[in-house]
């Protein structure tokens, strides 16, 4: 150099979190890495920082160190930034409403505005006319087996007889009632009246007249004020994505380093 037996070492690692650390269980990265027990109301430990049993590998592709790439993860008073969602309403905008004023537009007005003033309507009271309606009268029809009335055939009554008497059907007619009609008289009433008459209240509104000469109206736009409403913008609060910054960092890749014994 070679062999053979051992050692040290390895036989995954990392991040958040927890914890005075520190490491596991559980979460997450990477990604293929003996086995068993233990452990979130935690378990073991204490700078050599899981404990305890059993296994395998072993001085290298697999142990150590230094650089390099960087999955991944926290952490961030960073972006006058983006996007989602809750809240607000002070301002800008929008949308309704209500007022000023009268620039613009329009409407009325020299066939005569605004104002005055007369006069009548509109209103309210009272009395009348006229209309409706309702009742009475008027008029007119029917309208009583007996107990209504006339006249009563017949039949009855009384009488010697002349005669006399009640009286039913039937005709005639009337009482209470039941209608008809409305030309006329009386009378009562009103959700009646382009009707009269007096008187009155209001001075808003209308119509008409008289003076008298030139504005008036607010209907659209514009402004200005007050009041809702809406939230796009805005003002907040949280939450995320990206872009940055901090910080740990798997995997990977270059380089370095690594003991003992005994034969040959």
């Nucleotide at each position: 150099u070679c062999g053979u037996g051992c050692u040290a070492g390895a036989c995954g690692g990392g991040g958040a979190g927890c914890u005075a650390g520190c490491g596991g269980u559980g979460c997450c990265c990477u990604g293929u890495a003996c086995c068993c027990g233990c452990a979130a109301u935690c378990c073991g430990c204490u700078a050599u920082a899981g404990c305890g049993g059993g296994g395998u590998c072993g001085a290298a592709u697999u142990c150590c160190c230094g650089c390099u790439c960087g999955a991944g993860g926290u952490c961030u008073a960073g972006g006058c930034g983006c996007c989602g969602c809750g809240g607000g309403a002070a301002c800008u905008g929008c949308c309704c409403c209500u007022g000023a004023g009268a620039a613009g537009u329009g409407g009325c007005g020299u066939u005569g505005a605004u104002a005055a003033c007369c006069u009548g309507g509109c209103c309210c009271u009272g009395c009348g006319c006229g209309g409706c309606g309702g009742g009475a009268c008027g008029c007119u029809g029917c309208g009583a087996a007996c107990c209504c009335c006339g006249u009563c055939a017949g039949a009855c009554c009384c009488g010697g007889a002349a005669g006399g008497g009640a009286g039913c059907a039937g005709c005639g007619g009337u009482a209470a009632g039941c209608g008809g009609u409305c030309a006329g008289u009386c009378u009562c009433g009103g959700g009646c009246g382009c009707c009269g008459c007096a008187g009155g209240c209001a001075a808003u509104c209308c119509g008409g007249g008289u003076u008298g000469g030139a504005g008036u109206c607010g209907g659209c736009u514009g402004u200005c004020a007050g009041g809702g409403g809406u939230a796009a913008g805005c003002c907040u609060g949280c939450g995320g994505a990206c872009c940055g910054g901090a910080u740990c960092g798997a995997c990977a890749g270059c380089g370095g380093g690594u003991g003992c014994a005994c034969g040959a």

Record summary: A computed fold for a 264-nucleotide RNA from a Chloroflexota bacterium, annotated as Bacterial large signal recognition particle RNA. It matches the Rfam family "Bacterial large signal recognition particle RNA". Its family is annotated with SRP-dependent cotranslational protein targeting to membrane, signal sequence recognition and signal recognition particle, plasma membrane targeting in the Gene Ontology. It is annotated as a non-coding RNA gene. Of the family's consensus pairs, 92% are formed in the model. The source organism's lineage runs through Bacteria, Bacillati and Chloroflexota. The sequence is in RNAcentral, with records from ENA.